About this RNA
Model confidence (mean pLDDT): 82 of 100. FMN riboswitch aptamer (RFN element) from Pseudarthrobacter albicanus, 150 nucleotides, folded computationally.

[in-house]
RNA sequence: UACGUGCUCCGGGGUCGGUGAAAGUCCGAACCGGCGGUCAUAGUCCGCGACCCGCGAGCCGGUGCUUUCCUUCGGGAAGGAUGCCGGCAGACGGUUGAACCGGUGGAAUUCCGGUACCGACAGUUAAAGUCUGGAUGAGAGAAGCACGUA
Numbered sequence: 001u002a003c004g005u006g007c008u009c010c011g012g013g014g015u016c017g018g019u020g021a022a023a024g025u026c027c028g029a030a031c032c033g034g035c036g037g038u039c040a041u042a043g044u045c046c047g048c049g050a051c052c053c054g055c056g057a058g059c060c061g062g063u064g065c066u067u068u069c070c071u072u073c074g075g076g077a078a079g080g081a082u083g084c085c086g087g088c089a090g091a092c093g094g095u096u097g098a099a100c101c102g103g104u105g106g107a108a109u110u111c112c113g114g115u116a117c118c119g120a121c122a123g124u125u126a127a128a129g130u131c132u133g134g135a136u137g138a139g140a141g142a143a144g145c146a147c148g149u150a
Stems, first nucleotide, its partner, number of pairs: 001150008010141001015029004030130002032119002034048004043117002052094003058088006065080006099115005121133003
């Protein structure tokens, strides 16, 4: 230094005004940008993650079956295989938005200038990237420690 195993920690940002009975949801203006990669710094390139859908290894609960033992004959205890019902769920699969022009340069859809565009689901006195909620969750991944291998 690389790889493997275990553990610890970190791991998403953003609003004002107008109208109105009511809007951080409409209208106007504003604001925000997860992770890895890249000949050079990315919301828009290539991938990944979060939400959702499928599948269901495996796990849990309920109920029934069965074996052995105990029994005050009512039943009880321990085990086995497994049917049905319900719940959780890994890996995997699916789905998954949006950018161009000019400049500099050896090299940039990443920098500089200009003009654009995009943003899960559920909720809501009225439609949400910015409010509330699932979420004190999950997670791409980042850092560190220990042990082992090269």